[in-house]
Context: one part of a larger RNA
RNA sequence: UGACGGGGGCCCGCACAAGCGGAGGAACAUGUGGUUUAAUUCGAUGAUACGCGAGGAACCUUACCCGGGCUUGGAAAUCAGGUUGACGCAGUCAGAGACGGCUGUUCCAGCAAUGGCGACCUGGUAGGUGCUGCAUGGUUGUCGUCAGCUCGUGCCGUGAGGUGUCGGCUUAAGUGCCAUAACGAGCGCAACCCUUGCCGGUAGUUACCAUCAUUAAGUUGGGGACUCUGCCGGGACUGCCACCGCAAGGUGUGAGGAAGGUGGGGAUGACGUCAAAUCAGCACGGCCCUUACGUCCGGGGCGACACACGUGUUACAAUGGGGGGGACAGCGAGCAGCCAUGCGGCGACGCAGAGCCAAUCUACAAACCCUCUCUCAGUUCGGAUCGGAGUCUGCAACCCGACUCCGUGAAGCUGGAUUCGCUAGUAAUCGCGCAUCAGCCAUGGCGCGGUGAAUACGUUCCCGGGCCUUGCACA
Numbered sequence: 001u002g003a004c005g006g007g008g009g010c011c012c013g014c015a016c017a018a019g020c021g022g023a024g025g026a027a028c029a030u031g032u033g034g035u036u037u038a039a040u041u042c043g044a045u046g047a048u049a050c051g052c053g054a055g056g057a058a059c060c061u062u063a064c065c066c067g068g069g070c071u072u073g074g075a076a077a078u079c080a081g082g083u084u085g086a087c088g089c090a091g092u093c094a095g096a097g098a099c100g101g102c103u104g105u106u107c108c109a110g111c112a113a114u115g116g117c118g119a120c121c122u123g124g125u126a127g128g129u130g131c132u133g134c135a136u137g138g139u140u141g142u143c144g145u146c147a148g149c150u151c152g153u154g155c156c157g158u159g160a161g162g163u164g165u166c167g168g169c170u171u172a173a174g175u176g177c178c179a180u181a182a183c184g185a186g187c188g189c190a191a192c193c194c195u196u197g198c199c200g201g202u203a204g205u206u207a208c209c210a211u212c213a214u215u216a217a218g219u220u221g222g223g224g225a226c227u228c229u230g231c232c233g234g235g236a237c238u239g240c241c242a243c244c245g246c247a248a249g250g251u252g253u254g255a256g257g258a259a260g261g262u263g264g265g266g267a268u269g270a271c272g273u274c275a276a277a278u279c280a281g282c283a284c285g286g287c288c289c290u291u292a293c294g295u296c297c298g299g300g301g302c303g304a305c306a307c308a309c310g311u312g313u314u315a316c317a318a319u320g321g322g323g324g325g326g327a328c329a330g331c332g333a334g335c336a337g338c339c340a341u342g343c344g345g346c347g348a349c350g351c352a353g354a355g356c357c358a359a360u361c362u363a364c365a366a367a368c369c370c371u372c373u374c375u376c377a378g379u380u381c382g383g384a385u386c387g388g389a390g391u392c393u394g395c396a397a398c399c400c401g402a403c404u405c406c407g408u409g410a411a412g413c414u415g416g417a418u419u420c421g422c423u424a425g426u427a428a429u430c431g432c433g434c435a436u437c438a439g440c441c442a443u444g445g446c447g448c449g450g451u452g453a454a455u456a457c458g459u460u461c462c463c464g465g466g467c468c469u470u471g472c473a474c475a
Stems, first nucleotide, its partner, number of pairs: 001475002004471002007469007015459002019422005026314008034305002042053002064300007078124008088105006107116003127289002130287003136283002138278003141274001143272001148187006154163003167178003193266004198234007208223002212221002237260001240254001241252004303441001316415001320374007333362002337356002341352004381412001386407007428451007
């Protein structure tokens, strides 16, 4: 000087408390451990691994296993020597296929010598998801969006170092004010950026429709008011008032205002820590393989299953289940696409067939409201599992896809110790969209809107963190 203390003081955070809803019990989905296996490819392992890399494992992917092939190789560059018009394409045969056999066809200029273009062979080389993240770059997680981390000059100290950065008040903040052997400065904080909430100006098409006319319908004429959309501005600064305070600032069911004290949300992550993660995204040093640790193909595996854990979905019902009727979104996506409408089918879907490269066309929002029924039961709850019949995608659904219909109808009656999230348009709950994608194991991820709470006395305690101080046998 730091680190540490079941030392002290001050302060903060869904840290506790106050509440609401979960997990831990059940079934299933998914990831992991373990076990098994020819292989169950590899990585990630307290917080900071475990619906993680993977934003799509039937083949491919694929790295793993078994088997069958190739060896300048699937792709690239260049040189030397040699051979030559190949390589390819078409047909055909055997084969699980890769690939092999056979047949046909096949360069350019020039009269020619020859030159060009290529192919093949040999040799240098390629290739490696092989090892090392403890050799590395780049990128990332975490403490933590915590308020810290430092420097120049000066001053103090023999020196390590200190001061500044401490003290009082204040703040979300090393944010400020006052004080002060310090005076300044930098990286962080804040602001500048995006979005959302209010208003004005401007512009109206595919959006809108108050007035006028018209229609089945903003459909058409028309309108530029409104909604909305794009652009440009305004607006919030403790600016004003009262009280407290030297000031910074604080308090106010004060005013005005759409919004009030950082308005809400996002992006933004200091010096550093964990030899944290990644050589399998990529790059790269070293080591290793080179008729194989490279590469092509068929099949299998990554999907196994006594068990253990994590994350989720669906439930255990009446604030509910079922039948019928009625209403209201937003973000986005669409041509090998989204598909109106009509017909067929109980249905998944099929057949026909408009519109839309989209503010124009396409896609039922659901919870909700009205009404009927069930009457507390393992049930008209719950839907696992299994049997049968099908649809679709795709060379191909046995291993191993999703969906539909009929039947079957398991566990489960609110979950021990323990534990998680959340302070407002939040939690809870309800549906919708997108990426990946032929299809899909999506209950995952990322977004979007609808309905919409309860509680916070407070900081004694648990956890993490910041500042000052003290002890110290640690560095």